The prediction has a mean pLDDT of 84. Predicted 3D model of an 81-nucleotide RNA (transfer RNA) from Nakamurella endophytica. The organism belongs to Nakamurella, within Bacteria. It matches the Rfam family "tRNA". It is annotated as a transfer RNA.

[in-house]
RNA sequence: GGCAGGUUGCCCGAGUGGCCAAAGGGAGCUGACUGUAAAUCAGCCGCGCAAGCUACGGGAGUUCGAAUCUCUCACCUGCCA
Numbered sequence: 001g002g003c004a005g006g007u008u009g010c011c012c013g014a015g016u017g018g019c020c021a022a023a024g025g026g027a028g029c030u031g032a033c034u035g036u037a038a039a040u041c042a043g044c045c046g047c048g049c050a051a052g053c054u055a056c057g058g059g060a061g062u063u064c065g066a067a068u069c070u071c072u073c074a075c076c077u078g079c080c081a
Stems, first nucleotide, its partner, number of pairs: 001080007010026003018064001028044005046053002057073005
């Protein structure tokens, strides 16, 4: 340099253009249990009282609507040279 795959929440990880603040697991918070802790169980777990706002590597675009499609840039992995 060429080709292919990948980048999602604090971490891992799933994710058909609409039913997605996004399954599931971990971590965390609160409670139950326990002499204490661990384990186990239950609830919560972006911001906000709510309406709503923001978010899937950065930026731009297509669309009524984008984590999902397109372009571009960055980074990671593999193969080829």